[in-house]
Molecule: transfer RNA
Organism: Candidatus Omnitrophota bacterium
This record gives sequence, structure tokens and C1' cells, in this order.
RNA sequence: GACCCCAUCGUCUAGCCCGGUUAGGACUCAGGCCUUUCGAGCCUGUAGCGCCGGUUCAAAUCCGGCUGGGGUCG
Repeated sequence: GACCCCAUCGUCUAGCCCGGUUAGGACUCAGGCCUUUCGAGCCUGUAGCGCCGGUUCAAAUCCGGCUGGGGUCG
């Protein structure tokens, strides 16, 4: 330098190919119930699509660029 893959709650992960439900689940965390207390169990809540732009009625999803990580080749 060329090409390929990856980036989503605090962590892990589904959804992306084929655009349309309130972006779902587990753990953590906070509050409540229960308990003499803790733990366990149950209920509720907080929190996320790497950045910029484009297409579209509508973008996590499609397109372009950039950033970061990984790989192959030279």
C1' cells in the first nucleotide's frame, strides 16, 4: 500500500443478509415486596446501535467516507 472481518446498555449477546413492533435477552446496578438481618426468590426501573454524510415516508439494518481493533497478501 491492496483486500477481508469486526464495532449495539456497565459486561456479554440477539436483531443487520431481506429497512417498518416501544432495539430484545442474560448478568450487574438502583428501588420495592418478602425475611429478625443477609442471601435466595419475586416485581419495577436506569442505561446502548463508534463518528460524519447520503438514499428513503422511514436507517442499528442499504451506500460513501473516517476512526479504532483484528487478519491475509505485498